The RNA shown here (SAM riboswitch aptamer (S box leader)) has 110 nucleotides and comes from Halobacillus salinus. Rfam family: SAM riboswitch aptamer (S box leader). Rfam's curators write: The SAM riboswitch is found upstream of a number of genes which code for proteins involved in methionine or cysteine biosynthesis in Gram-positive bacteria. The sequence was found by an Rfam model in a public genome assembly.
[in-house]
RNA sequence: CUCUUAUCGAGAGCGGCAGAGGGACUAGGCCCUGUGAUGCCCGGCAACCUUCAAGCAGAUGCUUGAAAAGGUGCUAAUUCCUACAGAUCGAACGGUCUGGCAGAUAAGGG
Numbered sequence: 001c002u003c004u005u006a007u008c009g010a011g012a013g014c015g016g017c018a019g020a021g022g023g024a025c026u027a028g029g030c031c032c033u034g035u036g037a038u039g040c041c042c043g044g045c046a047a048c049c050u051u052c053a054a055g056c057a058g059a060u061g062c063u064u065g066a067a068a069a070g071g072u073g074c075u076a077a078u079u080c081c082u083a084c085a086g087a088u089c090g091a092a093c094g095g096u097c098u099g100g101c102a103g104a105u106a107a108g109g110g
Base pairs, nucleotide, nucleotide: 001110002109003108004107005106006105007104008103013042015041016040017039021032022031023030026083027082028081029080043075044074045073048071049070050067051066052065053064054063055062056061079102084099085098086097087096088095089094
């Protein structure tokens, strides 16, 4: 870099450092931000990998529950919203639902 599978409406500080932009990319919108953003550290959240127990299965897998030492991850707003397609409501602007694209994370493969 790419492929597969799963998840993405919940949760997480009134701490320290440092000082200007930030919310992935493009466009539009809407927000956060010297009452210190982004970033780093600490703290925390969660439970993908992991560990343990029970059940089922007998293909070593599935389901449920518990734990949090380890590997990651996350810690404003649904992945902040929209963009493409279909359905539907509406006179229109537009709204709602479903799917897709893109993206993020984990685990496994190339």